[in-house]
Annotation:
c-di-GMP-I riboswitch aptamer from an Acidimicrobiaceae bacterium, 75 nucleotides, folded computationally. Rfam family: c-di-GMP-I riboswitch aptamer. Gene Ontology term of the family: cyclic-di-GMP binding. Model confidence (mean pLDDT): 90 of 100. The sequence was found by an Rfam model in a public genome assembly.
RNA sequence: CCGACGAAAAGGCAAACCCUUCGUGAGAAGGGGACGCAAAGCCACGGGACUCACAGAGUCAGCCGGGCUGCCGAA
Repeated sequence: CCGACGAAAAGGCAAACCCUUCGUGAGAAGGGGACGCAAAGCCACGGGACUCACAGAGUCAGCCGGGCUGCCGAA
């Protein structure tokens, strides 16, 4: 230095729910709020679930798998 790994430390993110806005909807954004998270950072490639205006189009990355990137450094 790199990988694996995840003690400590510094921090980070933010479920449900509430308010506002957008959307037919699943849901998304902002604010509040914390159930939790070592990638709960990003990607819709595969599976899965969900929605609709259903030949199809879309949503969910905090459902699983995969890919890329990242803070710290004990055992």